The prediction has a mean pLDDT of 81. A computed fold for a 106-nucleotide RNA from Shouchella lehensis G1, annotated as SAM riboswitch aptamer (S box leader). Of the family's consensus pairs, 97% are formed in the model. It matches the Rfam family "SAM riboswitch aptamer (S box leader)". Rfam's curators write: The SAM riboswitch is found upstream of a number of genes which code for proteins involved in methionine or cysteine biosynthesis in Gram-positive bacteria.
RNA sequence: CACUUAUCAAGAGCGACUGAGGGAAUAGGCCCGUUGACGUCCAGCAACCUCCACUUUUUGGAAGGUGCCAAAUCCUACAGAAUCAUUCUAUUCUGGAAGAUAAGUC
Numbered sequence: 001c002a003c004u005u006a007u008c009a010a011g012a013g014c015g016a017c018u019g020a021g022g023g024a025a026u027a028g029g030c031c032c033g034u035u036g037a038c039g040u041c042c043a044g045c046a047a048c049c050u051c052c053a054c055u056u057u058u059u060g061g062a063a064g065g066u067g068c069c070a071a072a073u074c075c076u077a078c079a080g081a082a083u084c085a086u087u088c089u090a091u092u093c094u095g096g097a098a099g100a101u102a103a104g105u106c
Stems, first nucleotide, its partner, number of pairs: 002105007013042001015041003021032003026077004044068002048065002050062004073098001078095006
């Protein structure tokens, strides 16, 4: 890099440093940000793997390996359905695609 499976509307600082952009990529929206965003450190959240206990396939606990820490993965893009309107569209739902994370395989 590729493939498989699972999850992605919950949760997480009034801290320190830094100083201008940031929200994955393309496009369109919409936001965050000198009242300091993003990033780093610390704190924190969670419990995929792991460990322990009790059990008999669940429950409880710990936090070693990861991960996460504005907004649903911020929303939309492709397909289908429903409603409104019947020229164009708008809203909602479902699925897909793309992506993120974990575990595993090659």